[in-house]
RNA sequence: AAUCGAAAAAGGCAAACUCGGCGAAAGCCGGGGACGCAAAGCCAACGGGUCUACCGUCACAUUCGUGACUACGAUUGCCAGGCCGCCGAA
Numbered sequence: 001a002a003u004c005g006a007a008a009a010a011g012g013c014a015a016a017c018u019c020g021g022c023g024a025a026a027g028c029c030g031g032g033g034a035c036g037c038a039a040a041g042c043c044a045a046c047g048g049g050u051c052u053a054c055c056g057u058c059a060c061a062u063u064c065g066u067g068a069c070u071a072c073g074a075u076u077g078c079c080a081g082g083c084c085g086c087c088g089a090a
Stems, first nucleotide, its partner, number of pairs: 004088002012037002017032006035077001041083003047079002049075003056069005
């Protein structure tokens, strides 16, 4: 240094829920809170999956509505990939 991840050490992050805010929604931000996480750090750009459907398109209705499709929206704590990074047992 690399691989690897320990009944190690120092730390870190923060699920559900809840309060406030933003958003059409999914969801996001901040406070509280810890389910868990060796990358649960960053990247949604030019991979895949999943979620939502404002706008848009089509059909029905003619009842200011209903249904279907659709991402340029969201998710990195879904997977893959890339980049950076603490420690050093086997």